[in-house]
RNA sequence: GCCAUCCCGCGUGACUGGCGAUUUGAGGUGGGCGACCACCGGGGAGCGCGGAGACCAUAUCCGCCGCUCGCCUGGGCAUUUCUC
Numbered sequence: 001g002c003c004a005u006c007c008c009g010c011g012u013g014a015c016u017g018g019c020g021a022u023u024u025g026a027g028g029u030g031g032g033c034g035a036c037c038a039c040c041g042g043g044g045a046g047c048g049c050g051g052a053g054a055c056c057a058u059a060u061c062c063g064c065c066g067c068u069c070g071c072c073u074g075g076g077c078a079u080u081u082c083u084c
Base pairs, nucleotide, nucleotide: 007051008050009049010048011047012046015043016042017072018071019070020069021068027040028039029038030037031036063077064076065075
């Protein structure tokens, strides 16, 4: 000196299920039949771009994302390694 983490803004955005309980209300409608599909509502990590700050220290890193809780099911993302 540069890059990355962290912070802000914009864009994009996979995945968003079943049963039971609590609850005025804890998704709704239709279809399918096991834990899925479509639409709507509500969440949403990550990715890209831009900006600020910083190279001490602190934080972070020992995973992250949907649901009020419990038990399950199935995915996505990030990281590491290998192959094409």
Overview:
This is a predicted structure of an 84-nucleotide RNA (ZMP/ZTP riboswitch aptamer (pfl RNA motif)) from Phenylobacterium sp. The organism belongs to Phenylobacterium, within Bacteria. Model confidence (mean pLDDT): 76 of 100. The sequence was found by an Rfam model in a public genome assembly. Rfam family: ZMP/ZTP riboswitch aptamer (pfl RNA motif). The literature on the family includes a 2015 paper in Nat Struct Mol Biol by Jones and Ferre-D'Amare, "Recognition of the bacterial alarmone ZMP through long-distance association of two RNA subdomains".